A computed fold for a 343-nucleotide part of an RNA from a groundwater metagenome, annotated as large-subunit ribosomal RNA, domain IV. Its Rfam family is "Bacterial large subunit ribosomal RNA".
Context: one part of a larger RNA
RNA sequence: CCUUCGUCAAGGAACUAGGCAAGUUAACCCCGUAACCUAGGGAUAAGGGGUGCCCCCAACGGUGAAUCCCCUUGCGGGAGGAGCGGCUGGGGGCCGCAGGGCAUCGGCUCAAGUGACUGUUUAGCAAAAACACAGGUCUCUGCGAACGCGGAAGCGGACGUAUAGGGGCUGAAGCCUGCCCAGUGCCGGUAAGUUAAGGUGAGGGCUUCACGGCCUGAUCCGAAGCUCCGGUGAACGGCGGCCGUAACUCUAACGGUCCUAAGGUAGCGAAAUUCCUUGUCGGGUAAGUUCCGACCUGCACGAAUGGCCCAACAACUUGAGCGCUGUCUCGACGAAGGCCUCG
Numbered sequence: 001c002c003u004u005c006g007u008c009a010a011g012g013a014a015c016u017a018g019g020c021a022a023g024u025u026a027a028c029c030c031c032g033u034a035a036c037c038u039a040g041g042g043a044u045a046a047g048g049g050g051u052g053c054c055c056c057c058a059a060c061g062g063u064g065a066a067u068c069c070c071c072u073u074g075c076g077g078g079a080g081g082a083g084c085g086g087c088u089g090g091g092g093g094c095c096g097c098a099g100g101g102c103a104u105c106g107g108c109u110c111a112a113g114u115g116a117c118u119g120u121u122u123a124g125c126a127a128a129a130a131c132a133c134a135g136g137u138c139u140c141u142g143c144g145a146a147c148g149c150g151g152a153a154g155c156g157g158a159c160g161u162a163u164a165g166g167g168g169c170u171g172a173a174g175c176c177u178g179c180c181c182a183g184u185g186c187c188g189g190u191a192a193g194u195u196a197a198g199g200u201g202a203g204g205g206c207u208u209c210a211c212g213g214c215c216u217g218a219u220c221c222g223a224a225g226c227u228c229c230g231g232u233g234a235a236c237g238g239c240g241g242c243c244g245u246a247a248c249u250c251u252a253a254c255g256g257u258c259c260u261a262a263g264g265u266a267g268c269g270a271a272a273u274u275c276c277u278u279g280u281c282g283g284g285u286a287a288g289u290u291c292c293g294a295c296c297u298g299c300a301c302g303a304a305u306g307g308c309c310c311a312a313c314a315a316c317u318u319g320a321g322c323g324c325u326g327u328c329u330c331g332a333c334g335a336a337g338g339c340c341u342c343g
Stems, first nucleotide, its partner, number of pairs: 001338008010329002014327001019324001027051005036041001038172001052094007060086001062084002067079004071074001095099001107322007114314002119131002135170007147156003174308003178239003183236002185232005192227003198221002203216005240258005267301001268298001279295005
């Protein structure tokens, strides 16, 4: 010096990206517990007190002797409460610095983000706000089902039958889920247009003396599909611009105009989304690019690629505080095992 431990004056997060690490707390009994809430919870909330040993008293419940009574004489029944041990409460006393004397054994609170929750995951750098999930919804499927595997037979689906099964999206509950069907997709429709093979066969060509043979071929008749006509958004998706206007100013309920399939509703908003940006104001701090509450100018939120809210939950993420500490000011000492030297 390294590893793993132990202790520390005063201070107590000043350390650091971050209280990382280490400490604090801890068991049982008693008292006592807020906001909020889906009335279950939150709760071991928080915050307090007690705990050893000896003696005495009392209650409770366990066992049940002596003794007495009864008769149907028995290993009988009843009364009786001694003794013993159990548990709880009360009173008194003893010792130490210290009594859950060792060991095992939650630190707590406030606020926000995300995900409802218990679960699942990158075996060997990620446990998460990712996956799953009950619940919601759309869609397919009438049974030899749809769908999947297989060349097929066949099998799964399912020894199931629409309260069933497959697929997609969303992701508890609560309050809700707006407008656009022009494009794309899907569903429905069929008059017309287009259209393959095929049918028809006007006409034409080659060959032949001829009969005939071969080739070409207008027109018309020909499916699905496409065109076309409708529907459909919890289908893929989309959800404007400029100018003016009110008794100071500002702003614009109002008006004009252009474009569109329609111009973003409710709710939320500098947000896991805000570039400008450390926006502005308020809170917290002596001091706060973070945090919380507001505002709205949303570069570029927004409603099942769900929107908002949210009790409970989380080895999640962020901010703050109390407690406590060698994280630090700032280092010191000790222990064990290494390293090193000698053997």
The coordinates come from a structure-prediction model, not an experiment, and the mean pLDDT is 89.